Context: one part of a larger RNA
RNA sequence: UGACGGGGACCCGCACAAGCGGUGGAGCAUGUGGUUUAAUUCGAAGCAACGCGAAGAACCUUACCAGGUCUUGACAUCCCUCUGACCGGACCUUAACCGGUCCUUCUCUUCGGAGCAGGGGAGACAGGUGGUGCAUGGUUGUCGUCAGCUCGUGUCGUGAGAUGUUGGGUUAAGUCCCGCAACGAGCGCAACCCCUGCCAUUAGUUGCUACGCAAGAGCACUCUAAUGGGACCGCUACCGACAAGGUGGAGGAAGGUGGGGACGACGUCAAAUCAUCAUGCCCCUUAUGACCUGGGCUACACACGUGCUACAAUGGAUGGUACAAAGGGCAGCAAACCCGCGAGGGUAAGCGAAUCCCAUAAAGCCAUUCUCAGUUCGGAUUGCAGGCUGCAACUCGCCUGCAUGAAGCCGGAAUCGCUAGUAAUCGCGGAUCAGCAUGCCGCGGUGAAUACGUUCCCGGGCCUUGCACA
Numbered sequence: 001u002g003a004c005g006g007g008g009a010c011c012c013g014c015a016c017a018a019g020c021g022g023u024g025g026a027g028c029a030u031g032u033g034g035u036u037u038a039a040u041u042c043g044a045a046g047c048a049a050c051g052c053g054a055a056g057a058a059c060c061u062u063a064c065c066a067g068g069u070c071u072u073g074a075c076a077u078c079c080c081u082c083u084g085a086c087c088g089g090a091c092c093u094u095a096a097c098c099g100g101u102c103c104u105u106c107u108c109u110u111c112g113g114a115g116c117a118g119g120g121g122a123g124a125c126a127g128g129u130g131g132u133g134c135a136u137g138g139u140u141g142u143c144g145u146c147a148g149c150u151c152g153u154g155u156c157g158u159g160a161g162a163u164g165u166u167g168g169g170u171u172a173a174g175u176c177c178c179g180c181a182a183c184g185a186g187c188g189c190a191a192c193c194c195c196u197g198c199c200a201u202u203a204g205u206u207g208c209u210a211c212g213c214a215a216g217a218g219c220a221c222u223c224u225a226a227u228g229g230g231a232c233c234g235c236u237a238c239c240g241a242c243a244a245g246g247u248g249g250a251g252g253a254a255g256g257u258g259g260g261g262a263c264g265a266c267g268u269c270a271a272a273u274c275a276u277c278a279u280g281c282c283c284c285u286u287a288u289g290a291c292c293u294g295g296g297c298u299a300c301a302c303a304c305g306u307g308c309u310a311c312a313a314u315g316g317a318u319g320g321u322a323c324a325a326a327g328g329g330c331a332g333c334a335a336a337c338c339c340g341c342g343a344g345g346g347u348a349a350g351c352g353a354a355u356c357c358c359a360u361a362a363a364g365c366c367a368u369u370c371u372c373a374g375u376u377c378g379g380a381u382u383g384c385a386g387g388c389u390g391c392a393a394c395u396c397g398c399c400u401g402c403a404u405g406a407a408g409c410c411g412g413a414a415u416c417g418c419u420a421g422u423a424a425u426c427g428c429g430g431a432u433c434a435g436c437a438u439g440c441c442g443c444g445g446u447g448a449a450u451a452c453g454u455u456c457c458c459g460g461g462c463c464u465u466g467c468a469c470a
Stems, first nucleotide, its partner, number of pairs: 001470002004466002007464002010461004015454002019418005026309008034300002042053002064295007073125001077124002079121006088103005106115003127284002130282003136278002138273003141269001143267001148187006154163003167178003193261004198229007207219003232255001235249005311411001315370007327358003332351002337346003377408001382403007424446007
């Protein structure tokens, strides 16, 4: 100087407390451990691994296994030689790849050749999701959006170093004020950026408006999307040290950072990643490279994490009826009509979309019914019959109808999230994607309770003290 203390003082955070809803019990989904297996590819490991890499494992993906194959190679450059192609089509063979046969088939030219492509050959080389994240770059997590981390000059100290950065106030903040052997400065904080809340101006088509509809008309309103305004403790009263600032009030759409996002200092964890990519070194080179078929990644005594659905009456069922936002669409979204109980099928208008479509939002509201039961709760499991995608749904997809109707009556010890348009609850969309979502990323609808307080648990900041640690 740090780190540490079941030392002290001060302060903060859904850290506790006060509340609301969960997890831990059930069934299922999903990830992991373990076990099994020819293989169940690899990585991730307290917080900060475990619906994580994976924004889509039937083939492909695929890195794993078995079998069948290739060896200048699936891919790149160079050299020699042959051919005129390449593409496409037919046939034989094969589980398929591989292999074989035939048809069709180049451009320019000074006619020497050149370009391009294919076959063959030799070697330089290719190739490696092989190892090392403890050799690395890049990227990322975490402490933590915590308020800190430093430097120049000066001063003090033999020196390590101190001072500044400590102190008194204040703040979300090393934020600002005052003081002070310090005076300044940098990276952080804040602001500048985006969304949202109010107003104005500009611009009105595909949007909006009046009319029963259309045509026509208009741009006040909604909205769209660009530019501005607006909030600054600015005004006012009090507190404070006449400061910084704080407490209330007025005005205002908004009040003290208005709400949300992006943004992550010096560093810590030899944290993660050699399997995104790049890369040093090591290793393989008729194989640790490459191709194909089939299998596996989907196994199942069990254990854990994360979720979904429930255990019901604030509910289930049936009928009627209302109101979104944000997105996506041409190898696409598909209306209307017809067929089917339905998944879906047929036909087909419109739309590269403020125009058309996906697309009926659901909870809600109005009625009727069920009457406390393993039930008209719950839907697992299983049987049968179908639909769709796709060369192909056996291993191993999703959906529909009929039948079946398991566990489960609110969950031990323990444990998680959340402070407001939040929790809870309800539906909708998108990425990936042929198909496949209870996951993920977004969108809106309905919409709470509680916070006395900081003694205690956890984490953090600053000062101080002790120290058997560095």

Model confidence (mean pLDDT): 84 of 100. This is a predicted structure of a 470-nucleotide part of an RNA (small-subunit ribosomal RNA, 3' major domain) from an uncultured bacterium. The RNAcentral record of the full RNA draws on ENA and Greengenes. Rfam family: Bacterial small subunit ribosomal RNA.